The RNA shown here (small-subunit ribosomal RNA) has 1471 nucleotides and comes from an uncultured bacterium.
Model confidence (mean pLDDT): 85 of 100.
The RNAcentral record of the sequence draws on ENA.
RNA sequence: AGAGUUUGAUCAUGGCUCAGAUUGAACGCUGGCGGCAUGCCUUACACAUGCAAGUCGAACGGCAGCACGGGUGCUUGCACCUGGUGGCGAGUGGCGAACGGGUGAGUAAUACAUCGGAACGUACCUUAUCGUGGGGGAUAACGCAGCGAAAGCUGUGCUAAUACCGCAUACGCCCUGAGGGGGAAAGCGGGGGAUCGAAAGACCUCGCGCGAUUAGAGCGGCCGAUGCCUGAUUAGCUUGUUGGUGGGGUAAAAGCCCACCAAGGCGACGAUCAGUAGCUGGUCUGAGAGGACGAUCAGCCACACUGGGACUGAGACACGGUCCAGACUCCUACGGGAGGCAGCAGUGGGGAAUUUUGGGCAAUGGAGGAAACUCUGACCCAGCGACGCCGCGUGCGGGAUGAAGGCCUUCGGGUUGUAAACCGCUUUCAGCAGGGAAUAAGCGCAAGUGAAGGUACCUGCAGAAGAAGCACCGGCUAACUAUGUGCCAGCAGCCGCGGUAAUACAUAGGGUGCAAGCGUUGUCCGGAAUUAUUGGGCGUAAAGAGCUCGUAGGUGGUUUGUUACGUCGGUUGUGAAAUUCAGGGGCUCAACCCCUGACUUGCAGCCGAUACGGGCAAGCUAGAGUUUGGUAGGGGAGACUGGAAUUCCUGGUGUAGCGGUGGAAUGCGCAGAUAUCAGGAGGAACACCGAUGGCGAAGGCAGGUCUCUGGGCCAAUACUGACACUGAGGAGCGAAAGCGUGGGGAGCGAACAGGAUUAGAUACCCUGGUAGUCCACGCCGUAAACGGUGGGCGCUAGUUGUGCGAACCUUCCACGGUUUGUGCGACGCAGCUAACGCAUUAAGCGCCCCGCCUGGGGAGUACGAUCGCAAGAUUAAAACUCAAAGGAAUUGACGGGGCCCCGCACAAGCAGCGGAGCAUGCGGCUUAAUUCGACGCAACGCGAAGAACCUUACCAAGGCUUGACAUAUACAGGAAUAUGGCAGAGAUGUCAUAGCCGCAAGGUCUGUAUACAGGUGGUGCAUGGUUGUCGUCAGCUCGUGUCGUGAGAUGUUGGGUUAAGUCCCGCAACGAGCGCAACCCUCGUUCUGUGUUGCCAGCAUUUAGUUGGGGACUCACAGGAGACUGCCGGGGUUAACUCGGAGGAAGGUGGGGAUGACGUCAAAUCAUCAUGCCCCUUAUGUCUUGGGCUGCACGCAUGCUACAAUGGCUGGUACAAACGGCUGCGAUACCGCAAGGUGGAGCGAAUCCGAUAAAGCCAGUCUCAGUUCGGAUUGGGGUCUGCAACUCGACUGCGUGAAGCUGGAAUCGCUAGUAAUCGCAUAUCAGCCAUGAUGCGGUGAAUACGUUCCCGGGCCUUGUACACACCGCCCGUCAAGCCAUGGAAGCUGGGGGUACCUGAAGUCGGUGACCGCAAGGAGCUGCCUAGGGUAAAACUAGUAACUGGGGCUAAGUCAUAACAAGGUAGCCGUA
Repeated sequence: AGAGUUUGAUCAUGGCUCAGAUUGAACGCUGGCGGCAUGCCUUACACAUGCAAGUCGAACGGCAGCACGGGUGCUUGCACCUGGUGGCGAGUGGCGAACGGGUGAGUAAUACAUCGGAACGUACCUUAUCGUGGGGGAUAACGCAGCGAAAGCUGUGCUAAUACCGCAUACGCCCUGAGGGGGAAAGCGGGGGAUCGAAAGACCUCGCGCGAUUAGAGCGGCCGAUGCCUGAUUAGCUUGUUGGUGGGGUAAAAGCCCACCAAGGCGACGAUCAGUAGCUGGUCUGAGAGGACGAUCAGCCACACUGGGACUGAGACACGGUCCAGACUCCUACGGGAGGCAGCAGUGGGGAAUUUUGGGCAAUGGAGGAAACUCUGACCCAGCGACGCCGCGUGCGGGAUGAAGGCCUUCGGGUUGUAAACCGCUUUCAGCAGGGAAUAAGCGCAAGUGAAGGUACCUGCAGAAGAAGCACCGGCUAACUAUGUGCCAGCAGCCGCGGUAAUACAUAGGGUGCAAGCGUUGUCCGGAAUUAUUGGGCGUAAAGAGCUCGUAGGUGGUUUGUUACGUCGGUUGUGAAAUUCAGGGGCUCAACCCCUGACUUGCAGCCGAUACGGGCAAGCUAGAGUUUGGUAGGGGAGACUGGAAUUCCUGGUGUAGCGGUGGAAUGCGCAGAUAUCAGGAGGAACACCGAUGGCGAAGGCAGGUCUCUGGGCCAAUACUGACACUGAGGAGCGAAAGCGUGGGGAGCGAACAGGAUUAGAUACCCUGGUAGUCCACGCCGUAAACGGUGGGCGCUAGUUGUGCGAACCUUCCACGGUUUGUGCGACGCAGCUAACGCAUUAAGCGCCCCGCCUGGGGAGUACGAUCGCAAGAUUAAAACUCAAAGGAAUUGACGGGGCCCCGCACAAGCAGCGGAGCAUGCGGCUUAAUUCGACGCAACGCGAAGAACCUUACCAAGGCUUGACAUAUACAGGAAUAUGGCAGAGAUGUCAUAGCCGCAAGGUCUGUAUACAGGUGGUGCAUGGUUGUCGUCAGCUCGUGUCGUGAGAUGUUGGGUUAAGUCCCGCAACGAGCGCAACCCUCGUUCUGUGUUGCCAGCAUUUAGUUGGGGACUCACAGGAGACUGCCGGGGUUAACUCGGAGGAAGGUGGGGAUGACGUCAAAUCAUCAUGCCCCUUAUGUCUUGGGCUGCACGCAUGCUACAAUGGCUGGUACAAACGGCUGCGAUACCGCAAGGUGGAGCGAAUCCGAUAAAGCCAGUCUCAGUUCGGAUUGGGGUCUGCAACUCGACUGCGUGAAGCUGGAAUCGCUAGUAAUCGCAUAUCAGCCAUGAUGCGGUGAAUACGUUCCCGGGCCUUGUACACACCGCCCGUCAAGCCAUGGAAGCUGGGGGUACCUGAAGUCGGUGACCGCAAGGAGCUGCCUAGGGUAAAACUAGUAACUGGGGCUAAGUCAUAACAAGGUAGCCGUA
C1' cells in the first nucleotide's frame, strides 16, 4: 500500500466482498511446562448454609461462664463459699457502623467532565487561647411477679456512670434598640518526695479525655458557564409556571415552601414529547482528523426485594438500621411472627458462556483501644479454566544401498527423504534425592512472630528418554497430484465449483502457513475519499425545488478614528493517579513491575500587539437606486372589430352516385345527396409576413383598433450614499388534463357504437359520436414544468451571423464603413470532462448564499400528518431481496434503417419438377432381423465405382474358447499331407487306406500353460487426419509510426475504377504478409523437328492407303511463336481506367480445369484409417447354415419413360470423340426369330477386337384415336452368368396392353458451343436390379429493358436495452410453492398523563383538660402523600377470520408492450 466482482472488451460511476488489527468471548479438533494478568456481557431472577463490623473493663453497675488465688467443711480430693486477681457473656455508656466491598436498574440532567463562584457545615487530625467549679433526679442490667407456641412483652422494686438535667463562671463566641442580654464541661489511668487524712484519698506531676473559641488540612453541601446520543412521521410547552414584596424554612443562596401583586418564562441555535444510555480518566482502531466502546484498574454518581417516609448522628433519608404499604418465601399451637447475597464462597434458574461453600491476618490498609490485642471474604495467597499476553521445551551432530513401506509414473523413474534405521553427543522442562531463602518493618522487658511454602532458587542422579497439532492448497492467497463421485453427494467470504478425465466435493500421498495451539462464529475500527473539516459530488452515472418575490440567517465596496469580541504572542493556575511515549532500573529474558521526564493538543486569569474580520462614530462614490430624453417588442388586462375556411339552414341549377381505404365495408343519397351558385346562422382558430427573429421570472405569448399597465435597452446630467447578494420557513404565479356553478358548442374528439383487419383485435385504419376543448368565476398545483445545466459578482484568445440602440465618417436620400453597448445563435483556443462534449450566454479560473445526492429493487409505496369537493398532491420509511443496477464510448452482430455495388438473385426467355407408371434413396409402419451412419440450404440415385451366397456389421439355430489373426517364452508330442466312406444343414465329428521335410542348420504342425489376441461395442460434445459450407465471396491481418486515459482507431476510410483490398489520385501514415491476378494443365492459330501402326496432293498399283512411294496435308508426339490495352481516336485529373476502331486464329482475366485466405457452423465422420478414456473376455470375440438389409395402408426427394404428327413404325443411307481388352476383347463363318450357341483368325493393341454411333438425310405408312401413342402389369416359353437365380438376377420371343391427352398451390436449372436434344464409352463387376455416377462427342437455340421487388453476398453509414449476438433480449396478468409486510371486526398487554374518591407511615402546623418539677411527651386533629379504586381519552406493543399489494422460485398458461422506424417512434403529466 491494495485486491476480486457489472462488459465480448474499455474507461469512469457505484455497491458488495477479502487481506490487517482487536476481544471479559463462545464453539470444533488438539493439548507438555512456567510467569503475569483475567473470569455471569444473559434474569437489578430467586436464594439453602457458613462467614463479610465490631471494639473499648484505662467510662459504668456488675459477675453467667473459664482460669488462678483465698476461705469453710472435712473423707486430702471432693463439696460449698468468696469479684480478691486474670479476665468477661449479657447490660448502661463511648467511638465505629455514612468507610471498606457489590451492582449499573434508574438517570439525557438534582448526573458527569473542565473551568469558575459565594451564602455554608465539618466527628476523628493539626495549630492557638481559655476553661474543666459545684449540685440534682432518674434508668437498664439485676431481683420478684406475670403473659406468649415463638418472636418477644408487661408490671413492680433497687443501682452506677465520661448516660440525663439545672446552677455558677465566660478569653474567644452569639444576639442587640449598642444601653445590654444569652450561653459550657466529665472524668479516667500511671507515678510520687514533703504535708494532711483511719482509709479512700486530698495535693503534686505525667498522660488520655471533656467544654468554649480560633486558624488550618482533608472531606462534604450549594450556584454558574461550556461540553455531553437519536427522532420534527414529536412544534408548540409552562400556572409555583416567570418575576416582585413580605413571611416561613435550611448548615447555607434560592418558588425550596406560603400569602398577595404583576403576566410573564422556554422554543426552529430544536422547547415539549418519545426512544436509548450510568458519566469520565481511558480502551480498541486509524497516518491523522475521526469512528466505536466505557470489562478488569482509578475518580464521580445512582441503587440495595418494589414504592414511600422520617429517626439517630459531625455525616444517612442509611446494602448486612428503623416505620408503613406491596409482592414473594419461610415458621406457627392459626392467635401471630421472621426474612431480603447488586458483600465472599456456594445453589437453582436463564444462557453459546464465566471459577473454590479453600488458607491467612505474615504483609498493606481500616475500626476500636493508652496498649497488648481483637475484628476485618478489604487485602495477601492458594485452587479451577490455553480465556489472554509472554517465555521455554518436545532434542543436537553425522548418516545414501538414496532401505522398506506409502503415493505418483511417460514404467525409465520420481517423491516422502538425511527423513528413518545406524553411530556419536547433550539433559532445558518434567521425574527422583539433598540443601534452601528474601519478603520482617513493627510490636515487645524478653521470648517470640511467614498463610504463600519445604515454594522460588542452588546442587547431584538417570535416560532421547515423558511431551504436536490444527487449518489450508481454483483466483483473491503461500501451497498439486491420484482415486472415488457424476448438477448426485456436497463445497462456498466474494467470484463461483459438481451434468464421466473436478488442482474447487470426499479420501489419500505430497505441499504451504501458524504452532500448544489452530480454525470457525460473533463484535468494533480500518481498508471506505461509500457522509468527503482534513477529503466527494449534482448536463447524460444518484443528485438544481417548475418560477419569482421576500423574512430570519449567512456573506458584504472604500477612507479615517476608536475599541480589543474574534485573531496573534508571552506568562500564571489547572488539566488526579494509573494509562501512552522516551530514558533508566528490577524479576536469568520477556510479558510484568518500579523510578524519572515528556505528553495531556483543553479551560481559566493576567500582560502585551492591532494588520485582518467584528462593534461604535464620522466620511466617500466605483456597487445599488432615483431623475431627464429617446427606443424595440406575439409582455399583461379589458372593450370593440375583420376576412378566409369548416359545418348547418333556406332557395336555385343538376343527376346517380358520394364518401372512404392498402383493399373494402359501415355511413350519406331518387323523400334528390356529392358537385355548383346565391343568401343567412353560429362557434372556434388567426394563412401569407414567419425567421436557431422578438417579449416575458417561469408557465407561456401571434388577425386588427382603442384604453389601462409591468419590465428591458440606449444616451446624458444631477441626486441618495452601501440602501447590496443570496434566501431556511413564508407568500404569489404556475401548460395540459381534471373538479364545481352558470353559459356556449362550428370543427376536433377520451368513453361508446358500428364497419374492417386479425388466430384473436376490448387496438392501429374507416364511419359516427358524448364529456371535454371555448367564455366567466372558483378549485387543483402537477409535466421529459428540459438548456435534463439554481442565483449573484469578477476574471480568462478569437472568428462570424442576426435583433434593438448610440456616436463618428461618408452621403441629396437610401445604402455602406468604423467604434461602442445590450440580447439571440454558429464555430473555435487555452482550460475542464469518464467520455460525449462545454468553451466570455462555460460544464474554465475564483468568491458568496440556497437546494439536493449517497447501490438496485421494495417505493416516491405503507403508516402518520398537512392541503384538497374529489381525483389526488406534499412530506416520507421499514421488513425482505439481489450482486449488481446505471453512464459514456469501442468492436461486432442484427434492423419489417439508409446509400452504393455484385451474383441465373429477380426480370426477359428456354426446358423442366409438382399430376401418371416405373426405378432408386429416405421417413413411417411392420419384423426374429428388416445392420449402421447422413437430417434446411450444406441428409434423401448420399457412404454404396455393383447386398442371390460372400460382402454383412443385423436375426435364428448349431459349434469353438490363447481363440479366425500377431508376437514371445517354457514344456511335451509328431512329421508336414492326400483320398475315400459314414453321420450332419454345414462348420464339424468319426472310420479306413496310402504317403510322410531335411546331409545338417533349420523350417513347418499339434497340444498344454502364461503374457495376450479380438471387438463395424460407447463417446465426432475427449481427439488426429480428412471433408462439407459461407465462397473463387474479396476479403483477413501484421510491423513501425501517429491518435485515444483505454477498449481501440488509423493504414483497410475518401474521389474514381475494376471480375477483384484490381489499379490510380488524395490522405498520419509508411511498408509487409495470407488471399485476388499471374506462373501449371487443356482447347483454339501458326511454325520447327520426327514420320509408324497414322496420312495420301501429285506418280504408279488396287475391291480396299492394299502395295510401291511420298512428308506436302490431316493427325500424333515434342518444342517454339502469338495477346501486351501494344497501336489509333473520344472521355477521364496530362492518372488508373473506360468506349469505339484497326490489324489479328484469338481482344481486353480468349473458353474450360486445377488452385479454396483469416475464420464460422461443439457442421460430418470413432463404420476408411489412427487414437485417449470407458465397456465385453466359454463373449459385445470367432466359425457355419439359413434368413434379413429387397418386407408395404402411406408421405417425401432424385430420376427414367411417356402422354404423341417437330411424332410412331418399316426400309435405305451418312458423319464422331473418348475409352477398354490376356482368368481379357474376341473377328470371318455356321445354327437360332432373338437373347445366345458352336468355333477360335487377330490383338498385351494409333496395327486386332469391343464397334452398327444415334438424332440426321431419302422414301413409305399411320391421320388425332387412349390410337400402329404409351408401355406398366401379367401368363407361358427360352438364353446367359454363377456351388446356387424360391425369397432375390439380367436378357430374349410370343401373348396381355394399366395409368397417362402436358399436370393445383408451389418450385428447380440454364447467358453460348451454353440450354435443349441425340447416342457412345468406362469404373465397380461372375452376373446384375445402371433409368445412377464419371467422361466423350453429334445437332444446336431463345433472351437479358433493367436493378423497383424476392434470395444471398460485399463496402460505408445509422439505431440498439443484442454479445449464446434477432432462432437475441424482454413486459404484464393468471396458475403453483415459500417469505416478509400493510389494512382489518376485534382480542390481550404496557408505560405515561388527566379528573374524582380513598388514604398507611411520617415530617410540619394546631390542640393537648392526661403524664412530667421542667424541658417536653402520649393522645386528638389539619395540609401534604406511597399505594389502591373509578372514569374517559391518547400513545405503544403483541395477536387475528378475511383482505391488499410486494419479493423470490431451470424448463406451466395467455398474448407480444419495450429494445431496430421493434413493425402504430418512444417517453412525461392527467382523465